[in-house]
RNA sequence: GCCCGUUUAGCUCAGGGGCAGAGCGUCUGUCUCGUAAACAGAAGGUCGACGGUUCAAUUCCGUCAGUGGGCA
Numbered sequence: 001g002c003c004c005g006u007u008u009a010g011c012u013c014a015g016g017g018g019c020a021g022a023g024c025g026u027c028u029g030u031c032u033c034g035u036a037a038a039c040a041g042a043a044g045g046u047c048g049a050c051g052g053u054u055c056a057a058u059u060c061c062g063u064c065a066g067u068g069g070g071c072a
Base pairs, nucleotide, nucleotide: 001071002070003069004068005067006066007065010024011023012022013021018055026042027041028040029039030038048064049063050062051061052060
C1' cells in the first nucleotide's frame, strides 16, 4: 500500500428498518451473629464520527477513525 472482518451498558457479547437486550460486574433489599452464596429489585447506552437513502436508521449505502487478521 491492497483486501477482509469488527466497533452496541464497566467487561464479554446478542440483535439487525418502527420497544436497545442477555450474562458477568455495580448498587439496594430479603436471608445470616457477620460475610459469601441464593432470591427479589434498581441504576447504567449520543448503538465509533460525519454524510446519504427512507415517513422512520443502532440496523441499509458512502467516507473517515479505532481495532483484529490476510497478502505484498

Model confidence (mean pLDDT): 85 of 100.
The RNA shown here (transfer RNA) has 72 nucleotides and comes from Mesorhabditis spiculigera.
Rfam family: tRNA. Rfam describes the family as follows. Transfer RNA (tRNA) molecules are approximately 80 nucleotides in length.